[in-house]
RNA sequence: UCAGGGGGCCAGGCAGCCGCGUGGAUCAGGUCGUUAGGCCAGAGCCGCGAGGAAAGUCCGGGCUCCACGAAACGAGGGUGGCGGGUAACGCCCGCCGUGGGCGACCACAGGGAAAGUGCCACAGAAAGCAUACCGCCGAUGGACCGGGAAGGUCACAGGCAAGGGUGAAAGGGUGCGGCAAGAGCGCACCGGGGUUCCGGCAACGGCGCCCGCACGGCAAACCCCACCCGGAGCAAGGCCAAAUAGGGGCCUCGCGCCCGUCCUUCGCGGCGGGCAGGGGUGUUUCGCCCCGAGAGGCCCGGGUUGGCUGCUAGAGCCGUCCGGCAACGGGCGGCCCAGAUGAAUGGCUGCCCCCGCGUGGCCGGUGCCGCAAGGCAUACCGCGCGCGGGACAGAACCCGGCUUAUCGGCCCCCUGAUGAU
Numbered sequence: 001u002c003a004g005g006g007g008g009c010c011a012g013g014c015a016g017c018c019g020c021g022u023g024g025a026u027c028a029g030g031u032c033g034u035u036a037g038g039c040c041a042g043a044g045c046c047g048c049g050a051g052g053a054a055a056g057u058c059c060g061g062g063c064u065c066c067a068c069g070a071a072a073c074g075a076g077g078g079u080g081g082c083g084g085g086u087a088a089c090g091c092c093c094g095c096c097g098u099g100g101g102c103g104a105c106c107a108c109a110g111g112g113a114a115a116g117u118g119c120c121a122c123a124g125a126a127a128g129c130a131u132a133c134c135g136c137c138g139a140u141g142g143a144c145c146g147g148g149a150a151g152g153u154c155a156c157a158g159g160c161a162a163g164g165g166u167g168a169a170a171g172g173g174u175g176c177g178g179c180a181a182g183a184g185c186g187c188a189c190c191g192g193g194g195u196u197c198c199g200g201c202a203a204c205g206g207c208g209c210c211c212g213c214a215c216g217g218c219a220a221a222c223c224c225c226a227c228c229c230g231g232a233g234c235a236a237g238g239c240c241a242a243a244u245a246g247g248g249g250c251c252u253c254g255c256g257c258c259c260g261u262c263c264u265u266c267g268c269g270g271c272g273g274g275c276a277g278g279g280g281u282g283u284u285u286c287g288c289c290c291c292g293a294g295a296g297g298c299c300c301g302g303g304u305u306g307g308c309u310g311c312u313a314g315a316g317c318c319g320u321c322c323g324g325c326a327a328c329g330g331g332c333g334g335c336c337c338a339g340a341u342g343a344a345u346g347g348c349u350g351c352c353c354c355c356g357c358g359u360g361g362c363c364g365g366u367g368c369c370g371c372a373a374g375g376c377a378u379a380c381c382g383c384g385c386g387c388g389g390g391a392c393a394g395a396a397c398c399c400g401g402c403u404u405a406u407c408g409g410c411c412c413c414c415u416g417a418u419g420a421u
Base pairs, nucleotide, nucleotide: 001417002416003415004414005413006412007411008410009409010408012352013351014350015349016348017347018346020049021048022047023046024045026043027042029040030039031038032037051392055403056402058401059400060399061398062397063233064232065231066230076229077228078227079226080225081095082094083093084092085091096110097108098107099106100105111224112223116222117221118218119217120216133164134163135160136159137158140157141156142154143153144152145151172190173189174188175187176186177185191213192211193210194209195208197206198205199204237309238308239307240306241305247300248299249298250297251296252295253294256275257274258273259272260271261270262269263267277291278290279289280288281287316335317334318333319332320331321330322329323328353390354389355388356387357386358385359384360383363382364381365380366377367376368375369374
C1' cells in the first nucleotide's frame, strides 16, 4: 500500500428570533366562600423535554386483576453440548465438538436412530430383509475343436462387486499383497466402534489395547428422555361524577264503566276490544284523526361519556476502586434524566463541519521542455468558488434481551499478500 476479520463509538455543532409540552416559585385578574381556602383563565422568569433502535411485539421479568387447598401425574406449549452470569430468559460470557476458510475468524435447531412406528421424491438393477443394468471372471463343473490327460474355443452352470452408470445418499477410504476374477480375503496407514489408565467440575480430549467394520440418512416426522411454563393485560386496576333516556323506592296530587285473555308474581299488573267522555278538523249532522291515566318532587344503583389516579426514583445514570479470562458482581462518591393523550419535543436565518459532483492554470505542489530566465500541461494532492446531499426513524406502564431499518464518519485489536529499511 492492497485485500480482509473482530470489537466499540457518534448520529451534525454554535448563535439569534419565534413557538410547543411539563414542573417550580413569583405577579396580578375573575369567581365561590364568614374565614381557612377552592375553582377558572393569564403574564413574564427559571429547570427539564425522544432513540440506538423509541420499531416488530418475537422471548424473559416487574406491576395489576382473575382463577386456584397442596403436591404429583396427564393434556398443551417451549427449551435441548458443558460450565458460568442473571430477577429471569429461547439472552450473554467462557469452553467443547462438527463443518468452512491459507489465516484473523465464521456457522451450527449441537439430547436420543442397537425402544417402537413412519418416510427416503425423480432417476436407478437395487433405497434398507440390500441389489446386479453395463461390466469382470469362468479356476471348478459342462459342451465343443484336437490323436491327446498338451493346448484352445464357448460364456452353459456358476462366481464377483474392482471399474462404468443412477442418485442427496449404494453396506468405509488409499496403497500393497492376494485371486480365475474379485472382495477386510490378508497387511500398513487413515476413518469408525469398544475399553483400561491419565487429564479435565463437565462437555470432552490423550496414550495404549481389542474389534475387519457391525449400527445408511431423516426426530424444525410421530415418538422417547431431561428441564421449564396458571390466564389476561395500563383499553390491567382504583376513585369521582353532570345532562338526557331508561330502571327501582318513597311522598303529594289525580283516578268513568264493562268484557275477553295471560301469569311462579293476582296487582292502581300486561295485552286486546266495546260504550260513555275530552280535544282537533269541519257551517252543522255524519265522517276522519288524536287523547283517554298519569303528573310532579326527592332519593338510590348501574351503564354511556368525561375527569383524576396508576405515571415514572428505577434490576436507574455517571465516575472511580476491588474481585473475575469474560459475561458480571461488590464498595465508595456524585446526579435526577419526558410524562404527552386528536397525543408536546418544532420552525426560520446566519456561520462552521462531513460527503459527492462541477469549475478555475491571471493559485500552491506536481509532470514535461529548457543551460538559465522562463514556457506548456492539469491525470493526481491541496486551495478558491458554485451546486447537491447529511440517514433510519417519534416515547405512550416500566425494565432486560433478540431481530429488523439506517446517509455517512471515527477509534482500537488482529490476519494474508506485496514493497522499502